A computed fold for a 266-nucleotide RNA from an Anaerolineae bacterium, annotated as Bacterial large signal recognition particle RNA. Lineage of the source: Bacteria > Bacillati > Chloroflexota > Anaerolineae. The prediction has a mean pLDDT of 77. Its Rfam family is "Bacterial large signal recognition particle RNA". Rfam describes the family as follows. The signal recognition particle (SRP) is a universally conserved ribonucleoprotein involved in the co-translational targeting of proteins to membranes. By type it is a non-coding RNA gene. Its family is annotated with signal recognition particle, plasma membrane targeting and SRP-dependent cotranslational protein targeting to membrane, signal sequence recognition in the Gene Ontology. The RNAcentral record of the sequence draws on ENA. The gene name in the source record is ffs.
């Protein structure tokens, strides 16, 4: 150096998580790593490198130790990145009502004469007349008392010798409170009374006539400003939740060094 038989030892590792802490079962990543049996109010340990049973390979491409990279993938942190639900606002943008305001366009007045300026009247108020209108009263017509109202009073009655005369019912005819009518007419009294007259007063606005005056005048509609109330698409504030960048941390795999027996025979 070689053969035989054997030993350590290997037959996956990593994250996160549970946990006092480690290792598993469960979840993810990696990529091919032997079987069976139990594991979450679990299973096993205590400085560990799962537990019980069986199997194979075995001193090396497979043990075992550094070291480099970090191309997977998780863990914490950050980001005026992107994207989504969902809640709150309404300062900004928009947007929708309404108010003010302006006058840029459009309209309509307007030299047949705008605005402004004086001035007469109206509109308002007071008081008087005049009309109306309602009401009431008088006037006027009718009606209107069994008796206690008038007149005339037939019959009857009473007084009286007569002559006479009284008193008076019915009925005629009048009338009184009263009741109804007429509205011509007089007189009172009242109003949300009047295209009415006279007198008075009159802040300011409105109408309207006259004069002066020589161009505006209006604010419908569009713009424009500004105010206020509403809405929540754009903002803005928050909670989540995916993506995506940067840190920082563990890392599976890669790659390169290095190290590791025993026994018998040639």
């Nucleotide at each position: 150096u070689c053969g035989u038989g054997c030993u350590a030892g290997a037959c996956g590792g990593g994250g996160a998580g549970c946990u006092a802490g480690c290792g598993g079962u469960g979840c993810c990543c990696u990529g091919u790593a032997c079987c069976c049996g139990a594991a979450a109010u679990c299973c096993g340990c205590u400085u560990a490198u799962g537990c019980g049973g069986g199997g194979u390979c075995g001193a090396a491409u497979u043990c075992c130790c550094c070291c480099u990279c970090a191309g997977a993938g998780g863990g914490c942190c950050g980001g005026u990145g992107c994207c989504c639900u969902c809640u709150g606002g309404g300062a900004c943008u928009g947007u929708c009502a309404g108010g003010a305001u302006u006058a840029a366009g459009c309209g309509a007045c307007g030299u047949a004469g705008a605005a402004a300026a004086c001035u007469g009247g109206g509109u308002c108020c007071u008081g008087c007349g005049c009309g109306g209108c309602a009401g009431g009263a008088g006037c006027c017509u009718a009606c209107g008392a069994a008796c206690c109202c008038c007149g005339u009073c037939a019959g009857g009655u009473c007084c009286g010798a007569g002559a006479g005369g009284a008193a008076g019912c019915a009925g005629c005819g009048g009338u009184a409170a009263g009741u109804a009518g007429u509205c011509u007419c007089u007189c009172c009294u009242g109003g949300g009374u009047g295209c009415c007259g006279c007198a008075g007063g009159g802040a300011a606005g409105c109408c309207u006539g006259g004069u002066u005056g020589g161009a505006g005048u209006u604010g419908g509609c569009u713009g424009g400003u500004u105010c206020u109330g509403g809405c929540a698409a754009g903002c803005c504030a928050g909670c989540g939740g995916g993506c995506c960048c940067g840190g920082u941390u563990c890392g599976a795999a890669a790659g390169g060094g290095g190290g590791u027996g025993c026994a018998c025979g040639a």